The RNA shown here (c-di-GMP-I-GGC riboswitch aptamer) has 89 nucleotides and comes from a Planctomycetota bacterium. Model confidence (mean pLDDT): 82 of 100. Taxonomically the source falls in Planctomycetota (Bacteria, Pseudomonadati). The model forms 95% of the base pairs in the Rfam consensus.
RNA sequence: CACGACAAAGGCAAACCAUCCGCGAGGAUGGGACGCAAAGCCAUGGGUCCGGGCGUAAUAACCGUCGCCGGAUCGCCAGGCUACCGAAU
Repeated sequence: CACGACAAAGGCAAACCAUCCGCGAGGAUGGGACGCAAAGCCAUGGGUCCGGGCGUAAUAACCGUCGCCGGAUCGCCAGGCUACCGAAU
């Protein structure tokens, strides 16, 4: 350094509930634990989701497809940065 133990010490906190913020995805705080060895940090690539109007095939509208713009999610995956502990290998 890789790696991650029925190790030790500690850490985080899904669903759900309450309050608040947001059109929404979702977020903040408190309660609560399904899980997590980076479930610490970064939206860089992909995925998923939300909003918007414009263009798009046929058309009057609706719905919806693809593209575009703006956003959410790092507890979806990849990538980057940083970090506690130390059995085996």